[in-house]
Context: one part of a larger RNA
């Protein structure tokens, strides 16, 4: 390679738009490019295979067939594909009308809490801890009352609740915006799914240049503990955590589970809508999404089980013994840190 795989034994890309490509609804007509059947011509000759024959056998020669699975050309066939052409609605989208929602972004304004800074009250202590000690404190602390300032974050509501593609999103108000559901079946008619390259988003940390800095808090420092303690405790404490702009591009980026699309028992909960019924609180029916438990199947097993890990299908990724390595070398991308592509000798 083929093959068989990818929840946890190696493997699903961080995630999305989206280009080339590959796949692609229903019916009716035409072509005959793919496909199938027939005839012609070509496929040198050794070799190969298969009947025989010659060297005393073999080898190895020699004779005949087959064979050359291929190519070209003609006549046919029209179920599948695939061109062209017309139709249709159930995929796809629009379009009216409603609905929920911590989906973005910007601006603003709000209580609580710390913490500093003023003032009063007031006094010998107060923090810390396993116990302590450093550490604050008669220059008046810690407590406590009142005023003021800044920053950063939003308690209760809060819920296997809800929105987002993923990351991720939580006081409140206002503007701007995005998406999804549902209901009506009105209107486009396959307009689609999938996506190699490419483009864009992408937590923490981190990095540039400017601000900010309350509160925690890598490094630092003491102080303890200890044999020791470059740790865990504990008193301070700086770069970061917070803004703007630009950069990095990586996670256990996880549901360790690509994306779509059909089909296949149920029972129960919770959210978002819609019908029908009635005894206005219920009950029953139907869509979307969330979760629990469970049949069949599956599955090394655990466990998945209409949100499948089940039974098909279409693309894409990506595994191929451990180690050596996600390492070297080279590219390419970053200001750097480094990321990305990505071996191999050797060794078990």
């Nucleotide at each position: 390679c083929u093959g068989g795989g990818c929840g946890u034994a190696a493997a699903g890309g961080g995630a999305g738009c989206g280009u080339a490509g590959g796949c692609g609804g229903a019916c009716a007509u035409u072509u005959a490019a793919g496909u199938c059947a027939g005839g012609g011509g070509u496929g040198a000759a050794a070799u190969c295979c298969c009947a025989g024959a010659g060297c005393u056998c073999a080898a190895c020669u020699c004779u005949g067939g087959a064979a050359c699975u291929g190519c070209c050309u003609u006549u046919g066939a029209u179920a599948c594909u695939g061109g062209g052409u017309g139709u249709c609605u159930u995929g796809a989208g629009u379009a009216u009308g409603a609905u929920a929602g911590a989906g973005g972004u910007a601006u603003g304004u709000g209580g609580a809490a710390c913490u500093c800074c003023g003032a009063g009250u007031g006094u010998a202590g107060a923090g810390g801890u396993g116990a302590a000690a450093u550490u604050c404190g008669u220059a008046g602390a810690u407590a406590u009352u009142c005023g003021g300032a800044a920053g950063a974050a939003c308690a209760c509501c809060a819920g296997u609740g809800g929105c987002g593609a993923a990351g991720g999103c939580g006081a409140c108000a206002u503007a701007c915006u995005g998406g999804a559901u549902c209901a009506u079946u009105a209107c486009u008619g396959a307009c689609g799914c999938u996506g190699a390259g490419g483009c864009u988003c992408g937590a923490a940390a981190g990095c540039g240049u400017g601000g900010g800095g309350a509160g925690c808090a890598a490094a630092c420092a003491g102080g303890a503990u200890u044999a020791g303690a470059u740790a865990c405790c504990c008193u301070g404490g700086u770069a970061g955590u917070c803004c703007a702009c630009g950069c990095c591009g990586u996670a256990a980026a996880c549901g360790a589970u690509g994306a779509u699309u059909g089909c296949u028992a149920g029972u129960u909960g919770u959210u978002g809508g819609g019908g029908g019924g009635u005894u206005u609180a219920c009950c029953u029916c139907u869509c979307g999404g969330u979760g629990a438990c469970g049949c069949a199947g599956c599955u090394a097993a655990c466990g998945c089980a209409u949100u499948a890990a089940g039974c098909a299908a279409u693309c894409c990724g990506c595994c191929u013994g451990g180690g050596g390595a996600g390492u070297a070398c080279g590219g390419u991308c970053g200001c750097a840190a480094g990321a990305u592509u990505a071996a191999a000798a050797c060794u078990c």
Molecule: small-subunit ribosomal RNA, central domain
Organism: Brevundimonas staleyi